[in-house]
RNA sequence: UAUUGAAAAAGGCAAACCAGUUGUAAAAUUGGGACGCAAAGUUUUGGGUCUUAUAUAAAUAAGAUUGCCAAACUUCCCUU
Numbered sequence: 001u002a003u004u005g006a007a008a009a010a011g012g013c014a015a016a017c018c019a020g021u022u023g024u025a026a027a028a029u030u031g032g033g034a035c036g037c038a039a040a041g042u043u044u045u046g047g048g049u050c051u052u053a054u055a056u057a058a059a060u061a062a063g064a065u066u067g068c069c070a071a072a073c074u075u076c077c078c079u080u
Base pairs, nucleotide, nucleotide: 002080005077012037013036017032018031019030020029021028022027035067041073042072043071045070046069047068048065049064050063051062052061053060054059
């Protein structure tokens, strides 16, 4: 420098659900809580899905998707 692997060691994150807050909504956030995660770290960069508006439909625009998939960047330990 590249690569492999699992919860071995040190750690990290936090599903569903509940309460508060924000948002028309999808959903986000704070606290509790752990389904799980070798990138469940960062970026919406592309796609998929979802919401809103226009709209007969298609389509377009604006948003959402921590953990849908891919890509780029960064990265602990072990193996080679």

Record summary: c-di-GMP-I riboswitch aptamer from an uncultured Halanaerobiales bacterium, 80 nucleotides, folded computationally. Model confidence (mean pLDDT): 78 of 100.